This is a predicted structure of a 493-nucleotide part of an RNA (large-subunit ribosomal RNA, domain I) from Marinicella algicola. It matches the Rfam family "Bacterial large subunit ribosomal RNA". The coordinates come from a structure-prediction model, not an experiment, and the mean pLDDT is 86. Taxonomically the source falls in Marinicella (Bacteria, Pseudomonadota, Lysobacterales, Marinicellaceae).
Context: one part of a larger RNA
RNA sequence: CGUAUGUGGUGGAUGCCUUGGCGGUAGGAGGCGAUGAAGGACGUGUAAGUCUGCGAAAAGCUGUGGUUAGCUGACACGAAAGCACUUGACCCACAGAUGUCCGAAUGGGGAAACCCGGCCAAUUAUGGUCACUGUUUACUGAAUACAUAGGUAAACAGAGCGAACCCGGAGAACUGAAAUAUCUAAGUACCCGGAGGAAAAGAAAUCAACCGAGAUUCCGCAAGUAGCGACGAGCGAACGUGGAUUAGCCGAGCAAUAUGUGUGUAGUGGAACACUCUGGGAAGUGUGGCCAAAGAGGGUGAUAGCCCCGUACACGAAACGUGCAUAUUGACGUAUUAAGUAGGGCGGGGCACGAGAAACCCUGUCUGAAGAUGGGUGGACCAUCAUCCAAGGCUAAAUACUCCCUACCGACCGAUAGUGAACCAGUACCGUGAGGGAAAGGCGAAAAGAACCCCUGUGAGGGGAGUGAAAUAGACCCUGAAACCGCAUACGU
Repeated sequence: CGUAUGUGGUGGAUGCCUUGGCGGUAGGAGGCGAUGAAGGACGUGUAAGUCUGCGAAAAGCUGUGGUUAGCUGACACGAAAGCACUUGACCCACAGAUGUCCGAAUGGGGAAACCCGGCCAAUUAUGGUCACUGUUUACUGAAUACAUAGGUAAACAGAGCGAACCCGGAGAACUGAAAUAUCUAAGUACCCGGAGGAAAAGAAAUCAACCGAGAUUCCGCAAGUAGCGACGAGCGAACGUGGAUUAGCCGAGCAAUAUGUGUGUAGUGGAACACUCUGGGAAGUGUGGCCAAAGAGGGUGAUAGCCCCGUACACGAAACGUGCAUAUUGACGUAUUAAGUAGGGCGGGGCACGAGAAACCCUGUCUGAAGAUGGGUGGACCAUCAUCCAAGGCUAAAUACUCCCUACCGACCGAUAGUGAACCAGUACCGUGAGGGAAAGGCGAAAAGAACCCCUGUGAGGGGAGUGAAAUAGACCCUGAAACCGCAUACGU
């Protein structure tokens, strides 16, 4: 030095676990905001820090209701000082009060959480008020006579935030076409405006085809068909038919209050087991019972229907919210049948349809009818025929989505997985910034977390002792693989 065996170290794989995720089902909710939001800064405790709560009335104040004998949130043990003990503390629910400063931030300014004011009230302390825009009303009021513009005031509204869904405006490129320009990607991404719990659309100037249907929306088929297309890549209907849901209209309705009845936001009751054996521990074994409208699930020192929490079932609201029904009241509304319109020319856009034989719809520009004895459409155009009535408006449901709440589910994950985040994570850290963005779970049933002694630097670490079922479970703590490094023994060199 090698090989083998044994025994250790290192390391943290694997197994087991789960507080966290992921995906769904049902129901709810679908908004919050000048009565100052979302989000923050700074404070606030007997107590230094962080989290949580709260706001100078500051882990809280008041009322009502529920429950209850203990309580003063967590890391975080202990101490101190208190509250309460049925005259109800703490806790839970509902309603209310308080709510610094910043933030739409709104008296002015500003490098957010700061600086500086005016007016009114008040002895002080202090309290209130003062942004902008729109609408309405009132008062004033120029050039300029009446007026108007302008000014002032009051009332009401708006402003900002929010995950997706929706409507509208504006609108790429990479890419594909094996190059590339029409085309595609795609009216996608991104940006802007607006709204609602859904939005949009919607009661035929629609289709159809000589038979007829009868608003819209969504799904299945029709159909990858007819078509469009450097007829390339690709794009891609409709008629008809089967379903979901149905509703029509010119106010159908809306709001408030009351009553009734459901329901939500605390809660209440809730059946039934003992012994034995093994064991540290019984829920396991054995024996004999019991309940079940309850054998869902979780916990308890191993695997518990009958130990605990629950579960089936039954019940419950002073307060606030909400659905439905009824009643009352209030406010609003109840159609000028549509002209610079239809149509046409030019230029574009939308329709599956790229100008094409290109109808139909929209319109930047130029034009421009008829008036129900009328007009539009039926894919160039004309006739016949058919069918509708534009240029005003409203309309539930079937449909889309889930930041959020409640209950439940999973041939979903189980700590390199599952969210980036199971842990004080959008943290630490990186970046001027936009932005990027981690790692990190597990002693034990219970801290019983090792008194005391010894070595040592009043160390680190270790040896005894003690606890424990176990300490090779000792806090670098379950299990503890491999790589890698020792020690012992044997053999070889």